[in-house]
Context: one part of a larger RNA
RNA sequence: UGACGGGGACCCGCACAAGCGGUGGAGCAUGUGGUUUAAUUCGAAGCAACGCGAAGAACCUUACCAAGUCUUGACAUCCCUCUGACGUAGGUAGAAAUACUUAUUCCCUUCGGGGCAGGGGAGACAGGUGGUGCAUGGUUGUCGUCAGCUCGUGUCGUGAGAUGUUGGGUUAAGUCCCGCAACGAGCGCAACCCUUAUUCUUAGUAGCCAGCGAGUAAAGUCGGGCACUCUAGGGAGACUGCCAGGGAUAACCUGGAGGAAGGUGGGGAUGACGUCAAAUCAUCAUGCCCCUUAUGAUUUGGGCUACACACGUGCUACAAUGGCGUAAACAAAGGGAGGCGAAGGAGCGAUCUGGAGCGAACCCCAAAAAUAACGUCUCAGUUCGGAUUGCAGGCUGCAACCCGCCUGCAUGAAGCCGGAAUCGCUAGUAAUCGCAGAUCAGAAUGUUGCGGUGAAUACGUUCCCGGGUCUUGCACU
Numbered sequence: 001u002g003a004c005g006g007g008g009a010c011c012c013g014c015a016c017a018a019g020c021g022g023u024g025g026a027g028c029a030u031g032u033g034g035u036u037u038a039a040u041u042c043g044a045a046g047c048a049a050c051g052c053g054a055a056g057a058a059c060c061u062u063a064c065c066a067a068g069u070c071u072u073g074a075c076a077u078c079c080c081u082c083u084g085a086c087g088u089a090g091g092u093a094g095a096a097a098u099a100c101u102u103a104u105u106c107c108c109u110u111c112g113g114g115g116c117a118g119g120g121g122a123g124a125c126a127g128g129u130g131g132u133g134c135a136u137g138g139u140u141g142u143c144g145u146c147a148g149c150u151c152g153u154g155u156c157g158u159g160a161g162a163u164g165u166u167g168g169g170u171u172a173a174g175u176c177c178c179g180c181a182a183c184g185a186g187c188g189c190a191a192c193c194c195u196u197a198u199u200c201u202u203a204g205u206a207g208c209c210a211g212c213g214a215g216u217a218a219a220g221u222c223g224g225g226c227a228c229u230c231u232a233g234g235g236a237g238a239c240u241g242c243c244a245g246g247g248a249u250a251a252c253c254u255g256g257a258g259g260a261a262g263g264u265g266g267g268g269a270u271g272a273c274g275u276c277a278a279a280u281c282a283u284c285a286u287g288c289c290c291c292u293u294a295u296g297a298u299u300u301g302g303g304c305u306a307c308a309c310a311c312g313u314g315c316u317a318c319a320a321u322g323g324c325g326u327a328a329a330c331a332a333a334g335g336g337a338g339g340c341g342a343a344g345g346a347g348c349g350a351u352c353u354g355g356a357g358c359g360a361a362c363c364c365c366a367a368a369a370a371u372a373a374c375g376u377c378u379c380a381g382u383u384c385g386g387a388u389u390g391c392a393g394g395c396u397g398c399a400a401c402c403c404g405c406c407u408g409c410a411u412g413a414a415g416c417c418g419g420a421a422u423c424g425c426u427a428g429u430a431a432u433c434g435c436a437g438a439u440c441a442g443a444a445u446g447u448u449g450c451g452g453u454g455a456a457u458a459c460g461u462u463c464c465c466g467g468g469u470c471u472u473g474c475a476c477u
Base pairs, nucleotide, nucleotide: 002476004473005472007471008470009469010468011467012466013465015461016460019425020424021423022422023421026316027315028314029313030312031311032310033309034307035306042053043052064302065301066300067299068298069297070296073125077124078123079121080120081119082118083117084116087104088103089102090101091100092099093098106115107114108113127291128290130289131288132287136285137284138280139279140278141276143274148187149186150185151184152183153182154163155162156161167178168177169176193268194267195266196265198236199235200234201233202232203231204230207226208225209224212223213222214221239262242256243255244254245253246252318418322377323376324375325374326373328371334365335364336363339358340357344353345352346351384415389410390409391408392407393406394405395404431453432452433451434450435449436448437447
């Protein structure tokens, strides 16, 4: 100087408290451990591993296992030689890879050859998701969006170092003010960026329809218009600017006015010096080591989906603030050409048929659902709950046995609010309700977004946890 203290002082944070809803109990989904297995590929390990890498394992993926095959190789460059192809359509053997075979079949040329492709050969080499993240780059997590981390010159100290950065106030903030042997500066904070909330203006189709006309069973459907909504460009607006009080006449704080918005308006992007030999050699790159008829390559089948059990994260419930039925209403944000697929028709339904329109402010996905209205059920393991199982179907796809999703009928398990313990959340938030996207042939209760309905509570900082500043002790440095 730091680190540490069951030392002190001050301050902050959904840290506690005050509330609301969960997890822990049940069933299922999913990840992990363990066990099993020929293999159950590998990685991730307190917070910061465990719906994590994986934005999607039937084959492929795939790295694992068994079996069948190849050895200059599936992929790249170079050399020699042969052929004219490559491809397409068949045949035979085989599980396929592969092997053999039939038909068709290149271009340029100065005729020397060349290009391209395929077969064969020799070796240089290819190849490795093999090891080491404790050899590394790059990337990422975390403390933490916490307010800190430093430097130049000067000064002090023999020196390590100190000062500045401490002190008095203040702030979300090392934010700002005042003081001071310091004076300045840098990386952070803030601002600049995106979005949302108000308004003006420009523009007016594919969006809109106030007024005018036409028109219909209905309809911006048509003429017309761009006022409004909206779309998307450009501006304005918020700055403690104004007022009052407090404060040290400061910074700032409290209240008020005006305003769509008030003191950082809400949200996002943005992550200082560093810490954890944190994570990743399996994204990629890469040193060294290792394999080279195999630790490389290829094919079929299997496995990653196993199951006494243990844990994490979720979904669905246990019901009447509810279940079911009937007939009504209101979104936003997205996606669409090997695609979205309307109307119409068939089917109880999944779906099939059909093929209009649309590369989309045009057409389609598309029905929003909670909600409101009416009816029914009347507290029961039930008209709650839906696991499990049987049968019959549908879809995708070479192929749903291992091992997909969906539908109908039947079946109808546990579960009556969950021990110790533990998690999230301070406002359009929690809770609750549906919708869409990525991945994707098919396959979400996950994830990323979107809107609808829409609370309760915060006295306060004694305590628990984490962090910051100052100070003190010190057997550590």
This is a predicted structure of a 477-nucleotide part of an RNA (small-subunit ribosomal RNA, 3' major domain) from an uncultured bacterium. The prediction has a mean pLDDT of 83. RNAcentral holds the full RNA, with entries from Greengenes.